Transfer RNA from a Nitrososphaerota archaeon, 75 nucleotides, folded computationally. The coordinates come from a structure-prediction model, not an experiment, and the mean pLDDT is 81. It matches the Rfam family "tRNA". It is annotated as a transfer RNA. NCBI's taxonomy places the organism under Archaea, Thermoproteati, Nitrososphaerota.
């Protein structure tokens, strides 16, 4: 200083390609089984809506520009 990948829920990730209700697994809470924990079944909670600022568009986690961190290659 160039190339690339990625930032979505406490945590690890999908969804982006192809725009049209924000999901999964774990943890977490409750009930229930249990003497009591665990496992098992079952409910819920929980994102100022997707890193952050802009533009397209009726409609943006998605597409386009810009920056930020972060990883990786290259000089």
């Nucleotide at each position: 200083g160039g190339g690339c990948c990625g930032u979505u829920a406490g945590a690890u990730c999908a969804g982006u390609c192809u725009g049209g209700a924000a999901g999964a697994u774990c943890g977490c809470c409750c009930c229930g089984u249990u003497g009591g924990c665990g496992u098992c079944g079952g409910g819920g909670a929980g994102g100022u809506u997707c890193c952050c600022g802009g533009g397209u568009u009726c409609a943006a986690a998605u597409c386009c520009c810009g920056g930020a961190c972060g990883g990786u290659c290259c000089a």